[in-house]
RNA sequence: CCUGAAAAGCCAAACCCUUUGUGAGAAGGGGACGGAAAGCAACGGGUCUUUUGUUUGAAGAUGGCCGGGCUGCCACGG
Numbered sequence: 001c002c003u004g005a006a007a008a009g010c011c012a013a014a015c016c017c018u019u020u021g022u023g024a025g026a027a028g029g030g031g032a033c034g035g036a037a038a039g040c041a042a043c044g045g046g047u048c049u050u051u052u053g054u055u056u057g058a059a060g061a062u063g064g065c066c067g068g069g070c071u072g073c074c075a076c077g078g
Base pairs, nucleotide, nucleotide: 001078002077003075004074010035011034015030016029017028018027019026020025033064039070040069043067044066045065046062047061048060049059050058051057
C1' cells in the first nucleotide's frame, strides 16, 4: 500500500417522543436496517427545499447518492 475473515471498540436507517426551521431538514432521547471511513469538509455532479411570473439566477438541505480531497481503529492474509 492492497484486502476485509475474526475479535475489541465505534457509528446508527426506518419508526416513536420532544425541540427547532416557511421548507428540504437539523438537534436530543429511545431504537437497529445497515456501515471499514456511515470520521471531517459542500470542490464537481446528482437529488431535494425556499425564493423569483417561468427559465436563468439567488439562498439553503443532503457526506447513510456518486466522484475527488484530508485524516483514521483492528489484523486472518497479500
Molecule: c-di-GMP-I-GGC riboswitch aptamer
Organism: Geobacteraceae bacterium